The RNA shown here (transfer RNA) has 72 nucleotides and comes from a Flavobacteriales bacterium. It was read from a public genome assembly.
[in-house]
Order: sequence, then C1' cells, then structure tokens
RNA sequence: GGCCCGGUCGUCUAACGGCUAGGACGCAGGAUUUUCAUUCCUGUAAUCGGGGUUCGAUUCCCCGUCGGGCUG
Repeated sequence: GGCCCGGUCGUCUAACGGCUAGGACGCAGGAUUUUCAUUCCUGUAAUCGGGGUUCGAUUCCCCGUCGGGCUG
C1' cells in the first nucleotide's frame, strides 16, 4: 500500500429502515433487615466525525478517523 471485520450508556451487549435506542452489570435513591449482604422497586447514562439516499438512518451508500485481522 491492498483486502476484510468492527466502533452504541461507566463496562459488556441487543436493535426486519418506523426510536420514546432495549437488556445485564455498575452507580444513585428508596423498601426489607438490629447492621452488612441478599432480594425487590425507581432512577441514571449512549449510536466515532462529515456528507448523501429516504417521508423517516444505529441500520443503506461515500469520504475520513480509530481499533483488530490477513496480505504484496
């Protein structure tokens, strides 16, 4: 240099083009408990950047960027 795969809450991980972006752990508050732990309830917080297509983009296309793999 070429090709391929990936980037979503603090972390891990979902999402036939219809999103009010879901779940688990974590964290905060509350209930229970003599206390802690456990359990239960509530909350918390995210789509790598810029364009394009579309009525509508996390999703499709292009460019860039970051990470990983293969390779001349």
The prediction has a mean pLDDT of 83. Its Rfam family is "tRNA". It is annotated as a transfer RNA.